Overview:
Large-subunit ribosomal RNA, domain IV from a marine sediment metagenome, 329 nucleotides, folded computationally. The RNAcentral record of the full RNA draws on SILVA. Its mean pLDDT, the model's own confidence on a scale to 100, is 86.
Context: one part of a larger RNA
RNA sequence: AGUAGGCGAGGGAAUUCGGCAAAUUAGUCCUGUAACUUCGGAAGAAAGGAUACCUGCUUUUUUUAUGAGGAAUAGGGAUAGCAGGUCGCAGUGACAAGGGGGUCCCGACUGUUUAAUAAAAACACAGGAGACUGCUAGUCCGCAAGGAUGUGUAUAGUCUUUGAAACUUGGUCAGUGGCGGUACCUAAAACUCAAGUUCAAUUGAGCUAAGGGCCGCUUAACACCGGGAGUAACUCUGACUCUCUUAAGGUAGCCAAAUGCCUUGUCGGGUAAGUUCCGACGUGCAUGAAUAGUUCAACGAGGGCCCUACUGUCCCCGUCUGCAACUCC
Numbered sequence: 001a002g003u004a005g006g007c008g009a010g011g012g013a014a015u016u017c018g019g020c021a022a023a024u025u026a027g028u029c030c031u032g033u034a035a036c037u038u039c040g041g042a043a044g045a046a047a048g049g050a051u052a053c054c055u056g057c058u059u060u061u062u063u064u065a066u067g068a069g070g071a072a073u074a075g076g077g078a079u080a081g082c083a084g085g086u087c088g089c090a091g092u093g094a095c096a097a098g099g100g101g102g103u104c105c106c107g108a109c110u111g112u113u114u115a116a117u118a119a120a121a122a123c124a125c126a127g128g129a130g131a132c133u134g135c136u137a138g139u140c141c142g143c144a145a146g147g148a149u150g151u152g153u154a155u156a157g158u159c160u161u162u163g164a165a166a167c168u169u170g171g172u173c174a175g176u177g178g179c180g181g182u183a184c185c186u187a188a189a190a191c192u193c194a195a196g197u198u199c200a201a202u203u204g205a206g207c208u209a210a211g212g213g214c215c216g217c218u219u220a221a222c223a224c225c226g227g228g229a230g231u232a233a234c235u236c237u238g239a240c241u242c243u244c245u246u247a248a249g250g251u252a253g254c255c256a257a258a259u260g261c262c263u264u265g266u267c268g269g270g271u272a273a274g275u276u277c278c279g280a281c282g283u284g285c286a287u288g289a290a291u292a293g294u295u296c297a298a299c300g301a302g303g304g305c306c307c308u309a310c311u312g313u314c315c316c317c318g319u320c321u322g323c324a325a326c327u328c329c
Base pairs, nucleotide, nucleotide: 002323003322004321005320006319007318008317010315011314014313019310027051028050029049030048031047036041038164052086053085054084055083056082057081058080060078061077062076063075064074065073066072087091099308100307101306102305103304104303105302106300107299111123112122127162128161129160130159131158132157133156138149139148140147141146166294167293168292170225171224172223175222176221177218178217179216180215181214184213185212186211191206192205193204194203195202226244227243228242229241230240253287254284265281266280267279268278269277
């Protein structure tokens, strides 16, 4: 020096990507307990006090003996409490045994997952929505026979999508897809007719299914949701007007966000000092409504930030114990 531990003056996160690790807290009883909230919670919130042993007394309860029985008396055990006393630094004396609080993001929640580097914001979920299906159904497996859903029957089953609850879910059917219609157009083989001196090859014409054209519907289907000028009595801004253009030009909301390039945006807060964090602002490179939008109590071995307590993480290292190894005898 290593490894597993114990202790540490003063300081107390200055360490570090980050309080990682360690420390603090801890049981039980009593007091007391905020915002917020889906009124259930939050909550063991937080914050305080008590706790051992001896003696006496009181409370509640149970049991034994004596007693014919009852009453009563004399004891034993348990429970709750009060008072006095004793000892120690310390009384849940060892073991065991929550640190706490604030705020934001994500996911509602309990649950599930990469057996052997990932437990999560991923999956699932209850709830919402759409599509198919009337049973000899629809969907799936099989070449078939047959089988599953199901000895179920639309309050059912299958597929897709979103993901509790609350408040909502705007515009667009031009493109792609799906569904429906179709006087007409297109359109293969077969078939019919014609040409081929006869037969045949072959050639041409006609007829025509699905499909396509064409016409509609459909977005909680895949998706998409503009640009340029001018304008108000300081300036700025532009409710207003003009213009190009589209299928429609992003509504309600929300934001430098797990989404903002420029960017450490600007302002405010917290710090002596803050690329992170919180609150605002919004010409948003490239936010936005079931590819869901916004909000949200509870919950989380999830992620970011702050405060308090605590500490060898650190200033700055010291010392002790066990083990292993090494050196010497």